[in-house]
Context: one part of a larger RNA
RNA sequence: GAUCGAACGCUGGCGGCGUGGCUAAAACAUGCAAGUCGCACGCGAAAGUCUCCUUCGGGAGGCGAGUAGAGUGGCGAAAGGGCGAGGAAUACAUGGAUAACGUACCUCGUGCUCGGGGAUAGCUGCGGGAAACUGCAGGUAAUACCCGAUGAGACCCCGGUGUCAUAAGGCACAGUGGUCAAAGGCGGGGAUCCCUUCGGGGACCUGUCGGCACUUGAGCGGCCCAUGUCCUAUCAGCUUGUUGGUGAGGUAACGGCUCACCAAGGCUACGACGGGUACCGGGACUGAGAGGUUGGCCCGGCGCAUUGGGACUGAGACACUGCCCAGACUCCUACGGGAGGCUGCAGUAACGAAUAUUCCGCAAUGGGCGAAAGCCUGACGGAGCGACGCUGCGUGUGGGAUGAAGCUCUUCGGAGUGUAAACCACUGUCAGGGACCACCAAGCAAUGGGGACUAAUACUCCCCGGCGUUGAGGAAUCCCACAGGAAGCCACGGCUAACUUCGUGCCAGCGGCCGCGGUAAGACGAAGGUGGCUAGCGUUGUUC
Numbered sequence: 001g002a003u004c005g006a007a008c009g010c011u012g013g014c015g016g017c018g019u020g021g022c023u024a025a026a027a028c029a030u031g032c033a034a035g036u037c038g039c040a041c042g043c044g045a046a047a048g049u050c051u052c053c054u055u056c057g058g059g060a061g062g063c064g065a066g067u068a069g070a071g072u073g074g075c076g077a078a079a080g081g082g083c084g085a086g087g088a089a090u091a092c093a094u095g096g097a098u099a100a101c102g103u104a105c106c107u108c109g110u111g112c113u114c115g116g117g118g119a120u121a122g123c124u125g126c127g128g129g130a131a132a133c134u135g136c137a138g139g140u141a142a143u144a145c146c147c148g149a150u151g152a153g154a155c156c157c158c159g160g161u162g163u164c165a166u167a168a169g170g171c172a173c174a175g176u177g178g179u180c181a182a183a184g185g186c187g188g189g190g191a192u193c194c195c196u197u198c199g200g201g202g203a204c205c206u207g208u209c210g211g212c213a214c215u216u217g218a219g220c221g222g223c224c225c226a227u228g229u230c231c232u233a234u235c236a237g238c239u240u241g242u243u244g245g246u247g248a249g250g251u252a253a254c255g256g257c258u259c260a261c262c263a264a265g266g267c268u269a270c271g272a273c274g275g276g277u278a279c280c281g282g283g284a285c286u287g288a289g290a291g292g293u294u295g296g297c298c299c300g301g302c303g304c305a306u307u308g309g310g311a312c313u314g315a316g317a318c319a320c321u322g323c324c325c326a327g328a329c330u331c332c333u334a335c336g337g338g339a340g341g342c343u344g345c346a347g348u349a350a351c352g353a354a355u356a357u358u359c360c361g362c363a364a365u366g367g368g369c370g371a372a373a374g375c376c377u378g379a380c381g382g383a384g385c386g387a388c389g390c391u392g393c394g395u396g397u398g399g400g401a402u403g404a405a406g407c408u409c410u411u412c413g414g415a416g417u418g419u420a421a422a423c424c425a426c427u428g429u430c431a432g433g434g435a436c437c438a439c440c441a442a443g444c445a446a447u448g449g450g451g452a453c454u455a456a457u458a459c460u461c462c463c464c465g466g467c468g469u470u471g472a473g474g475a476a477u478c479c480c481a482c483a484g485g486a487a488g489c490c491a492c493g494g495c496u497a498a499c500u501u502c503g504u505g506c507c508a509g510c511g512g513c514c515g516c517g518g519u520a521a522g523a524c525g526a527a528g529g530u531g532g533c534u535a536g537c538g539u540u541g542u543u544c
Stems, first nucleotide, its partner, number of pairs: 001544002004541001006540005013393006019386002021351001027348002030346003035075003040072002043069001048063006082304003091229006098222001101221003106217001109214005114148004123138006153180004158175001160173005184209006192203004230276003237267003242264008279301004283294004306327005329340004357383001359382003365379001366377004396426004406417004430485001432480004439474002443469002447465006488533005493514003499528005509516002
């Protein structure tokens, strides 16, 4: 000199963009942060209101409404969001490899979607329990569950052929045998057939969203290899599933991953093993560079979710707001037993030098579900607080000397403050008041036209136009007075830009170093003046 997630002191006008618990991965009151689908399924209220009846107490029926609601089922909940405790290699970075692999949703394509069955929740009845919750009986549905059929296809066993490969073997083709499927929903329809309570329903045809098997791709993921990645030798030897083999098990998959047997190996001064410290990278800061330091915000990866362990479900987890067990802690209890997990967003208390609102909105972007309308979304978009940082603007501009007054100094003549003020003219940024609302809006959608599908002009889908409609918050722009509302901080002995007077008297004090102060102190304190920076200025701390 530069730097900062800074703090402290004094001071403080406005805006933009950023940024803000670095300490206790210590504990948490309260609210919210993951739901959605009635076009998978069976059920199904109430308030209110209308009509009728009435013994005037009320009762019945309709609408409310197949709504609210709980339940079964599907998809999602493994994403998004947070934090950095652990971890020095099971991580990260770079480059390879998988002839040892997986993949829900999406995508290219092929084929299929037949027949049947038994349950169960909800519900009803009877119980247990303070509660959390739970038992028995009855009875019901499905795209829930199960059985059978079919098997283009895939997989398995067996051998065959071709091709590729150094090889184990891979790939392709055809074959015998075996194994493995499915689910329906919502619309439209002229004729024909069946049933009918005569309203219609079904078969049949058709559109669409699904379902099953297989395949292609994309994206995502698993595993493996090489190289690199802090300090310590006052850590020198370490290792028994250890190192390798055979076989088996296990996994999506290779493998001591696990096991039985066999062999006795494997690592190490190019630092094993141990100890300490630490998330890693893109990057950031600094520096002429080489390098040094660093990893907050943003992006990629990893790890974690009160502590430890475990599996279940699932395409995917050993799962932050799922389950089970154990520990600590907190809460409820009728003492029998239960409930909980902010390292999500706010917020509390604590700790600390120190770090914000228990805000608004799903309008935009993105995500989940849904055919859609839509619902959910503390992701996100915004607003609020903090000079915490960077940056822009302002606190006026020009003129103005007899150089006013005041103050300070003085050799008492004067000098300085100082064009500074007053005064005159001008301007009107920003703040303030008012008006207005472009734009941030894309979509959605009544309806019209064209195309595709189809037997069809119906239905559905696609394209074009489009009445109407969607803003939490921000906001361009315009108008209005008034110089009005807006300057401080540090320093002045040398380094180092800037000096005098008074007070004090080795006292009080200053101080980064040298050093000042003991009666004329340019170094302490005050005042005047001067220098520097400026909505900041200084101090302390960190790094280079």

RNAcentral holds the full RNA, with entries from SILVA. Predicted 3D model of a 544-nucleotide part of an RNA (small-subunit ribosomal RNA, 5' domain) from a metagenome. Its mean pLDDT, the model's own confidence on a scale to 100, is 83.